[in-house]
């Protein structure tokens, strides 16, 4: 140097292909009550994500396009 996949709550991951009841969804943790004699299991309730970053295209973008940035893989060329 070409090509390809990945990047979403603290952590894992669903959503992306086919834009649209999404206030971006779950589990783990994590906070607060409840139960317990305590704990720990369990129940309730809340916090917690600019959807890697800039840009487009749309009436509408986690989701399409285009470029940047990290990462993993194939590869190619030089020596």
């Nucleotide at each position: 140097g070409g090509c390809g996949c990945c990047a979403u709550c603290g952590u894992c991951u669903a959503g992306u292909c086919u834009g649209g009841u999404u206030u971006a969804g779950g589990a783990c943790g994590c906070u607060g009550c409840c139960c317990u004699c305590u704990c720990a299991a369990g129940g309730c309730a809340g916090a917690g994500a600019u959807c890697a970053c800039g840009g487009g295209u749309u009436c509408a973008a986690a989701u399409c396009c285009c470029g940047u940035u990290g990462g993993c893989g194939c590869u190619a060329c030089c020596a």